[in-house]
RNA sequence: GCCCAAGUGGUGUAGUAGGCAGCAUAGCAGACUGUGGAUCUGCUGGCCCGGGUUCAAAUCCCGGCUUGGGCC
Numbered sequence: 001g002c003c004c005a006a007g008u009g010g011u012g013u014a015g016u017a018g019g020c021a022g023c024a025u026a027g028c029a030g031a032c033u034g035u036g037g038a039u040c041u042g043c044u045g046g047c048c049c050g051g052g053u054u055c056a057a058a059u060c061c062c063g064g065c066u067u068g069g070g071c072c
Stems, first nucleotide, its partner, number of pairs: 001071007010025004019055001026044006048064005
């Protein structure tokens, strides 16, 4: 230099023939308990960045960034 893959709450991940972004864990609050833990309920928090297409984009297209792999 070229090619391929991946990037989603603090962490681990699901979601692609485009249609309200889910789960677990964590944090906070409450219930329960003699205290704590466990358990239960509620809440908080996210699509790597910038453009394009579309009524509508995590998803499709273009460019970039980061990480991993391959070729030279």
Model confidence (mean pLDDT): 81 of 100. Transfer RNA from Candidatus Iainarchaeum sp., 72 nucleotides, folded computationally. The sequence is in RNAcentral, with records from ENA and MGnify.